This is a predicted structure of a 71-nucleotide RNA (transfer RNA) from a Candidatus Gribaldobacteria bacterium.
Rfam family: tRNA. About the family: Transfer RNA (tRNA) molecules are approximately 80 nucleotides in length. Gene Ontology term of the family: triplet codon-amino acid adaptor activity. Rfam classes the family as a transfer RNA.
Its mean pLDDT, the model's own confidence on a scale to 100, is 83.

RNA sequence: GCGAGUGUGGUUCAGUGGCAGAAUAAUUCCUUCCCAAGGAAUAGAUGGGGGUUCGAUUCCCCUCACUCGCU
Repeated sequence: GCGAGUGUGGUUCAGUGGCAGAAUAAUUCCUUCCCAAGGAAUAGAUGGGGGUUCGAUUCCCCUCACUCGCU
C1' cells in the first nucleotide's frame, strides 16, 4: 500500500427495519449479631458523521479504532 472482519451499559455477549435485552459488575433495600450466600429494586450502552426509509443497532457511503491476511 491492497483486501477482509469487528465495534451495543464498567466487562462478556444477544438483537436480520417497528418499545434496545441477558449475564456479570455497581448502588439501595430485605434477610443475618457481623461477613458471605440468597431475595427485591434502581441507574447505566448501539465508535463518529452523512444518506435511504413513515421508521435504522439492522441497509448504503465516508471516517476513526482494533484484529487478521497479502505484498

The source organism's lineage runs through Bacteria, Bacteria candidate phyla and Candidatus Gribaldobacteria.